[in-house]
RNA sequence: UCCUCGAAAGGGCAAACUUCGCGAAAGCGAAGGACGCAAAGCUACGGGUCUAAAACUCCCGAAAUUAGGAGCAUGACAGCCGGGUUACCGAA
Numbered sequence: 001u002c003c004u005c006g007a008a009a010g011g012g013c014a015a016a017c018u019u020c021g022c023g024a025a026a027g028c029g030a031a032g033g034a035c036g037c038a039a040a041g042c043u044a045c046g047g048g049u050c051u052a053a054a055a056c057u058c059c060c061g062a063a064a065u066u067a068g069g070a071g072c073a074u075g076a077c078a079g080c081c082g083g084g085u086u087a088c089c090g091a092a
Base pairs, nucleotide, nucleotide: 005090006089012037013036017032018031019030020029021028022027035079041085042084043083045082046081047080048077049076050075054074056071057070058069059068
């Protein structure tokens, strides 16, 4: 110095919940709050999960439109797993 690793110290992040705002929703932002986290930093690339307003397809219907139902990501989750990438400290 690097890889693995995670003792110590200093610090870091912040689940649920509450309030306000945004969104059709999932969810996101801010403030409060700490369940946890050594990448709980960043990235939707693979798998997965959640959502379905609009569009599209199908069902329903004699037919068209509307309504209703089902499917579908162009939506979301990095605190579900893996990959990629960057990084503080340095005991064993």